[in-house]
RNA sequence: CGGGAGAGAGCGGGGGCCGAGACCGUCGCCGCCGAAGGAGCAAGCCGCCCCCGGCAAACUCUCAGGCACCAGGGACCG
Numbered sequence: 001c002g003g004g005a006g007a008g009a010g011c012g013g014g015g016g017c018c019g020a021g022a023c024c025g026u027c028g029c030c031g032c033c034g035a036a037g038g039a040g041c042a043a044g045c046c047g048c049c050c051c052c053g054g055c056a057a058a059c060u061c062u063c064a065g066g067c068a069c070c071a072g073g074g075a076c077c078g
Base pairs, nucleotide, nucleotide: 001078002077003076008030010029011028012027013026015024016023031067032066033065037063038061039060040059044055045054046053047052
C1' cells in the first nucleotide's frame, strides 16, 4: 500500500428544522455481533523434578467498541 467480515434501516420520549415528512444528534428499553483493545481459562512451552509460578488462541466473556447505505474502525492475509 492492497484485500478485509459479523450483527435491529428496532421501539418510545423529547430537542434541532416555520410545519408535516425526512434528516441530525441525544436519552431510555430490549434484541444482537465478535476481527481494535481488555479480561478469563486451555493444549502446549519455560523456570532442573514436584508444588508453585510465568507466557499463551481466531476458544470463551462482552467491560469497552460495534449493528441499513456511505464513512470510520478492523484481527488476519498478501
Glycine riboswitch aptamer from Glacieibacterium frigidum, 78 nucleotides, folded computationally. It was read from a public genome assembly, where an Rfam model found it. Lineage of the source: Bacteria > Pseudomonadati > Pseudomonadota > Alphaproteobacteria > Glacieibacterium. The model forms 81% of the base pairs in the Rfam consensus. The coordinates come from a structure-prediction model, not an experiment, and the mean pLDDT is 79. Its Rfam family is "Glycine riboswitch aptamer". Rfam links the family to the GO term glycine biosynthetic process.